[in-house]
RNA sequence: GGAUAGAGGCUGCAUUUUUCAUGAGUAGGGUGACGGAUGUGUCAGGAACAGAGGAAAUCAUCAGAAAGGGGAAGAUGCCGAAAGGACAAAACGCCUGACGUUUUAUCCUUGGGCAUGGCGUGAAGAACGACAUGACUGUCAUCGCAGGAUGGAGAGCUAUCCG
Numbered sequence: 001g002g003a004u005a006g007a008g009g010c011u012g013c014a015u016u017u018u019u020c021a022u023g024a025g026u027a028g029g030g031u032g033a034c035g036g037a038u039g040u041g042u043c044a045g046g047a048a049c050a051g052a053g054g055a056a057a058u059c060a061u062c063a064g065a066a067a068g069g070g071g072a073a074g075a076u077g078c079c080g081a082a083a084g085g086a087c088a089a090a091a092c093g094c095c096u097g098a099c100g101u102u103u104u105a106u107c108c109u110u111g112g113g114c115a116u117g118g119c120g121u122g123a124a125g126a127a128c129g130a131c132a133u134g135a136c137u138g139u140c141a142u143c144g145c146a147g148g149a150u151g152g153a154g155a156g157c158u159a160u161c162c163g
Base pairs, nucleotide, nucleotide: 001162002161003160004159005158006157009079012078013077014076015075016074017073018072019071020070029062030061031060032059033058038050039049040048042098043097044096045095046094082110083109084108085107086106088104089103090102091101092100111137112136114134115133116132117131119129120128121127139152140151141150142149143148
């Protein structure tokens, strides 16, 4: 240097299924009132459609979701598991550009989970992200008889084999 196997865990990681709450008495819809010309994720342009047989907005009332995010249990694949960021491309949303969502490639960051703090994402007091601080934990290095102390990072560590 290469190959194979393996370890970390307050609750390891991801995916998926079931379920629970949240989302939310919200969106959208029906009916009525009011309204009086616009409306169809946002902005600009275009197209199509709806609209004086009454658009949007607002109010009342009737029934009333879902996705993303999260908890629990099971299954599966795993231990850079994976997560986040930057950038590019593709797909989707009627068309074009910007925004948005998803996927993929490349690069960068993070050993792991936890607590606290403000910040950000988020509907959220959930959860997550990066940062700072703190202890814990696995691992290696150095010091030490030892208890332990200090430091490093996964491009790491352990075992076996090959060169």
Lysine riboswitch aptamer from uncultured Mediterraneibacter sp., 163 nucleotides, folded computationally.
Its Rfam family is "Lysine riboswitch aptamer". About the family: Riboswitches are metabolite binding domains within certain messenger RNAs that serve as precision sensors for their corresponding targets. Allosteric rearrangement of mRNA structure is mediated by ligand binding, and this results in modulation of gene expression. This family includes riboswitches that sense lysine in a number of genes involved in lysine metabolism, including lysC. Its family is annotated with lysine biosynthetic process in the Gene Ontology.
The source organism's lineage runs through Bacteria, Clostridia, Lachnospirales, Lachnospiraceae and Mediterraneibacter.